[in-house]
Molecule: Bacterial RNase P class A
Organism: bacterium
């Protein structure tokens, strides 16, 4: 000097004018607060609320799937093992079960799982360079993947045949809380390849539909006609179950207002537990609820800059995806050159 990873930080602030919602006061007027994100997006997960009589059982189906935790719960996060990727800091993760059973693995290649002889090695035996019959899976081709690797013996030629070392495997022993890890020791019968994000075993959650255009409450209007009250209907993918007097079909009226609607599993800040993930106290504040839909303009200064993604309509936890003009801090390194 260059790359490169991980956290975090901000998404402008003050002021004055003039504009816009919304709350509070007030007769009004004025005035004082207060007014769009890190993802409001996406509509994937989950919940809380709401309705249907309540939300019982059982299946279907769905989704997780090592070990510990955290959390109202999630398909979420923290943190450790294990496997993989990377020189490394670090990232990723599709984490029972393939010896219950099925299916699959294209083209290639002799053969793709109770596997196999295409070149070729070795050997008999007879024409004289070939054919026939035994042996062999070491060599070499092919392919993601070919019944463990290296070495030495040994053999007709070879093969764990044997023998050493690694690799598998096993029961006892250590360390750990646990997934798992270890070092000795034994086993060549150490025969059975992948795939389960193919069906399918196994364990655990869920299983009750619909959702703020859910409902509530007031107003307003309520007419014909068919069929029911031994079941029609209904509640729910399906069965059991449970409810049960209204149901369908015209035509009319209403389609206005009020609520729901934001004090929260919320925030900020401080302390103290934890590796963290989050918990526990204390203080402080009230930080948009509109409803054709406001949150904006200008102008000074200050700022290291404030640019791109981008705009709240019931609410909160995630996850995903978009997107940095810019500030900070710890960590890491190949090759080169001094």
């Nucleotide at each position: 000097c260059a790359a490169a990873g991980c956290a975090g930080g901000a998404g402008g602030g003050u002021a004055a004018u003039c504009g816009c919602g919304c709350u509070u006061u007030u007769c009004a007027a004025a005035a004082a607060g207060u007014g769009a994100g890190g993802a409001a997006a996406g509509u994937c997960c989950g919940u809380g609320c709401a309705u249907c009589u309540g939300a019982g059982g059982a299946c279907a189906a769905a989704u997780c799937g090592c070990c510990g935790g955290a959390g109202a719960a999630a398909g979420u996060c923290c943190g450790g093992a294990c496997g993989g990727c990377g020189u490394g800091a670090g990232c990723c993760g599709g984490u029972g079960g393939a010896a219950a059973g099925g299916g699959c693995c294209a083209c290639a290649g002799a053969a793709a799982a109770u596997a196999u002889a295409c070149a070729g090695c070795c050997u008999a035996a007879a024409a004289u360079a070939u054919u026939u019959g035994g042996g062999c899976a070491a060599u070499g081709g092919u392919g993601c993947a070919a019944c463990g690797g290296u070495g030495a013996g040994g053999u007709a030629a070879g093969a764990g045949c044997u023998c050493a070392c690694c690799g598998g495997c096993a029961g006892a022993c250590c360390c750990g809380a646990g997934a798992g890890g270890g070092a000795a020791u034994g086993c060549g019968u150490c025969a059975a390849g992948g795939u389960a994000a193919c069906c399918c075993c196994c364990g655990a959650u869920u299983g009750g539909a619909u959702g703020c255009a859910a409902g509530a409450u007031a107003a307003a209007a309520u007419u014909g006609a068919a069929g029911g009250u031994u079941a029609a209907g209904g509640c729910g993918g399906u069965c059991c179950g449970c409810c049960g007097a209204c149901u369908u079909c015209a035509a009319a009226a209403c389609a206005u207002a009020u609520c729901g609607c934001u004090a929260g599993a919320g925030g900020u800040c401080c302390g103290g537990a934890g590796u963290a993930a989050u918990c526990c106290g204390g203080a402080c504040a009230c930080c948009a609820g509109a409803c054709a839909g406001a949150u904006g303009a200008u102008u000074a200064c200050c700022g290291a800059g404030a640019a791109a993604c981008a705009g709240a309509a019931c609410a909160c936890g995630g996850c995903u995806u978009a997107u940095u003009a810019c500030c900070u801090g710890c960590u890491u390194u190949a090759a080169a050159u001094u």